[in-house]
Context: one part of a larger RNA
RNA sequence: CCCUGCGAGUUACUCUGUGCAGCUAGGUUAAGCCCCUCUGGGGCGGAGCCGCAGUGAAAGCGAGCGUUAAUAGCGCGAUUGAGUUGUGCGGAGUAGACGCGAAGCCGUGGCGAUCUAACCAUGGUUAGGUUGAAGCGGGUGUAGAAACCCGUGGAGGACCGAACCCGUCAGCGUUGAAAAGCUGUGGGAUGAACUGUGGUUAGGAGUGAAAGGCUAAUCAAGCCCGGUGAUAUCUCGUUCUCCCCGAAAUGCCUUUAGGGGCAGCCUUGUGGAAAUGGGCGGCGGGGGUAGAGUUACCGGAUGGGUUUAGGGGGCUUACCGGCCCACUCGAUCCAACCAAACUCCGAAUACCGUCGUACCUUACCACGGGAGAGGGUCCGCGAGGGCUAAGCUUCGCGGGCGAGAGGGGAACAGCCCAGACCGCCAGCUAAGGUCCCGAAGACGGGCUAAGUUCAUAAGGAAGUGAAGACGCGAGGACAGCCAGGAUGUUGGCUUAGAAGCAGCCACCAUUUAAAAAGUGCGUAACAGCUUACUGGCCGAGCGUUUUCGCGCCGAUAAUUAACGGGAAUCAAGCCCGUCACCGAAGCUGCGGAAGUCGGUGGGUCGUUGGCCCGCCGACUUGGUAGGGGAGCGUUCCACGCUAGGUUGAAGGGAGACCGUAAGGACUCCUGGACGACGUGGAAGUGAUGAUGCAGGG
Numbered sequence: 001c002c003c004u005g006c007g008a009g010u011u012a013c014u015c016u017g018u019g020c021a022g023c024u025a026g027g028u029u030a031a032g033c034c035c036c037u038c039u040g041g042g043g044c045g046g047a048g049c050c051g052c053a054g055u056g057a058a059a060g061c062g063a064g065c066g067u068u069a070a071u072a073g074c075g076c077g078a079u080u081g082a083g084u085u086g087u088g089c090g091g092a093g094u095a096g097a098c099g100c101g102a103a104g105c106c107g108u109g110g111c112g113a114u115c116u117a118a119c120c121a122u123g124g125u126u127a128g129g130u131u132g133a134a135g136c137g138g139g140u141g142u143a144g145a146a147a148c149c150c151g152u153g154g155a156g157g158a159c160c161g162a163a164c165c166c167g168u169c170a171g172c173g174u175u176g177a178a179a180a181g182c183u184g185u186g187g188g189a190u191g192a193a194c195u196g197u198g199g200u201u202a203g204g205a206g207u208g209a210a211a212g213g214c215u216a217a218u219c220a221a222g223c224c225c226g227g228u229g230a231u232a233u234c235u236c237g238u239u240c241u242c243c244c245c246g247a248a249a250u251g252c253c254u255u256u257a258g259g260g261g262c263a264g265c266c267u268u269g270u271g272g273a274a275a276u277g278g279g280c281g282g283c284g285g286g287g288g289u290a291g292a293g294u295u296a297c298c299g300g301a302u303g304g305g306u307u308u309a310g311g312g313g314g315c316u317u318a319c320c321g322g323c324c325c326a327c328u329c330g331a332u333c334c335a336a337c338c339a340a341a342c343u344c345c346g347a348a349u350a351c352c353g354u355c356g357u358a359c360c361u362u363a364c365c366a367c368g369g370g371a372g373a374g375g376g377u378c379c380g381c382g383a384g385g386g387c388u389a390a391g392c393u394u395c396g397c398g399g400g401c402g403a404g405a406g407g408g409g410a411a412c413a414g415c416c417c418a419g420a421c422c423g424c425c426a427g428c429u430a431a432g433g434u435c436c437c438g439a440a441g442a443c444g445g446g447c448u449a450a451g452u453u454c455a456u457a458a459g460g461a462a463g464u465g466a467a468g469a470c471g472c473g474a475g476g477a478c479a480g481c482c483a484g485g486a487u488g489u490u491g492g493c494u495u496a497g498a499a500g501c502a503g504c505c506a507c508c509a510u511u512u513a514a515a516a517a518g519u520g521c522g523u524a525a526c527a528g529c530u531u532a533c534u535g536g537c538c539g540a541g542c543g544u545u546u547u548c549g550c551g552c553c554g555a556u557a558a559u560u561a562a563c564g565g566g567a568a569u570c571a572a573g574c575c576c577g578u579c580a581c582c583g584a585a586g587c588u589g590c591g592g593a594a595g596u597c598g599g600u601g602g603g604u605c606g607u608u609g610g611c612c613c614g615c616c617g618a619c620u621u622g623g624u625a626g627g628g629g630a631g632c633g634u635u636c637c638a639c640g641c642u643a644g645g646u647u648g649a650a651g652g653g654a655g656a657c658c659g660u661a662a663g664g665a666c667u668c669c670u671g672g673a674c675g676a677c678g679u680g681g682a683a684g685u686g687a688u689g690a691u692g693c694a695g696g697g
Base pairs, nucleotide, nucleotide: 001697002696003695004694005693006692011095012094013093014092015091016090017089018088019087020086021085022084023083026050027049028048032044033043034042035041036040054061055060064076065075066074067073098237099236101234105227106226107225109224110223111222117201118200119199120198121197122196123195124194125193126191128160129159130158131156135152136151137150138149139148140147164188165187166186169184170183171182172181203219205215206214207213240631241630242629243628244627245626250263251262252261253260254259265372266370267369268368269367270366271365272364276363277360278359279357280356281355282354283353284352285351291345292343293342299338300337302335303334304333305332306331307330310328311327312325313324314323315322316321376401377400378399379398380397381396382395383394384393385392406417407416408415421592422591423590424589426588427587428586432582433581434580435566436565437564441579442578443577444576445575446574447573453568459553460552463550464549465548466547467546468545469544470543471542472541480537481536482535483534484533486510487509488508491505492504493503516531520529521528593621594620595619596618597617598616599615600614601613602612603611604610605609632686634683635682636681637680638679639678644674651670652669653668654667655666657664658663
């Protein structure tokens, strides 16, 4: 992992609602007793309980009572009559209360020291080698000592190192050979040494050279049994079918935040119902948002003017003081400006009320039964927080997903189109598309050359198209080529030099078609080249600028990987226009089913009505949590040891049958003794899921 079987809302009592049944101003018995055909049935039993009256704390009073001085007012009642017993079902409470699951807690219950800790008693073990303490003897030494030397001696939680004990480091082992080992290496090895046997101490207790260590592979409180089905605001699981409706992820409170209570939102029942609700229109409202404004307040903030009190600086001065200022500050004036917590102003919407309505058609309201939900999320718009960041976060309005399939978007919950009752090898469309993959396309006008299309900015550019503006131009522009580009003069100054061209000043005049006291190179300075400027050649546009369209650069990352791919250039790209077509579960057509409402016909019953069947019409039938409704099947029981059954029951296998589904027939084979259908009743009543349980594979 697979197969088969087992496996989860039950039962009791009480309350509440609802269906059914009995009796009804009443309803009903409990214990107990009696009888019988004795797992059961019948009868008796009226203690009690609920109802028929309330009110008050109560005494009490009573259609009233209480409060109170009150006959007032007020509160709760009556005036409006339905209950009660049983039973099915929905729900709640108390119980294990849908099932499985803790870690735990407790017990005047018990078992453990054969492991291990400590201790007690009694035994055992420790190769070999080394060092050489005290003491003692002798010698030296001294007044005597001390001390020293030689020898002897054999001390030590001494040294090296086997057995023995331990377990340092490394490798291996890690579904191991082993639930702690193996190999090498290492520590102790006469000691607080190691060890055999017997014994003692234990669960809030022992023992502990102390690590919360150890107390039988278990220890921050052992193990077994019991309380016990502990508790689990948590996780997982919870078994047949169809039909109708269909949420929420919000508010307030919460030792509350992944849980609850109440409300909102869903469902279902009963009752009510009026322009109740929705839409639209008219009328009437309040507002301080968007915008706007700011000598209308408040606050901010830029530049300038004027002015003077002050500050600062300069000059003057013996003092008093005086004069001045491209500084500063304040006041005031002018101009331009800003504001969520500014407003002299002020919408659109929204909201409230009211009236109307040819629209929708009960969508509304009240009271009951049952919920779920109270983690939301993305997108657009209005805002706060953040960085005018986030697939960020917090609100508001709307849409979607959630709980929504289908088509588009290459793929892709939340985007675009569109809301799936079932069937069809029929049609029309939406978004989006029409060269091929891949259903469907052409035409007309323009743009793009970048494969732009098919990713981005500041910024940059004789890209290209369109529309303008200004200037020059056959009296010849612009570009190019040919020629000239001179003289006073090397202007003056400066300078070592300064000659057009380091720098400063000036920038005149002459000859001319024209030519600067010189535009840029260049020289040490000259020289040289060149430009302005002029003539010639040539012969038609040239230069500057504004706006718009499309493109270019800017452009660096990890798969080819920035069109879905191929591929595409008067397009298969972009813009404008026209007419077609394709395209969905949308719409239409045909056939069928169900629900709700309305109409109509029939049947039946306990007949103001309910239920059932048929026909017609309209509308409806996506759906998670969840509410409501109708059914299928399993086991057992009653009618009923029934019908049926060895001429073959149940069960099993196969098959092209029937039903909207759960499911149900029929035939054949197998099987070898039971056993339907129908109407009711009662449940150990339905299994791919619980790391479910057992068995098998």
Predicted 3D model of a 697-nucleotide part of an RNA (large-subunit ribosomal RNA, domain II) from a Planctomycetota bacterium. The full RNA is in RNAcentral, with records from ENA. The coordinates come from a structure-prediction model, not an experiment, and the mean pLDDT is 86. The source organism's lineage runs through Bacteria, Pseudomonadati and Planctomycetota. Its Rfam family is "Bacterial large subunit ribosomal RNA". Its family is annotated with structural constituent of ribosome and ribosome in the Gene Ontology.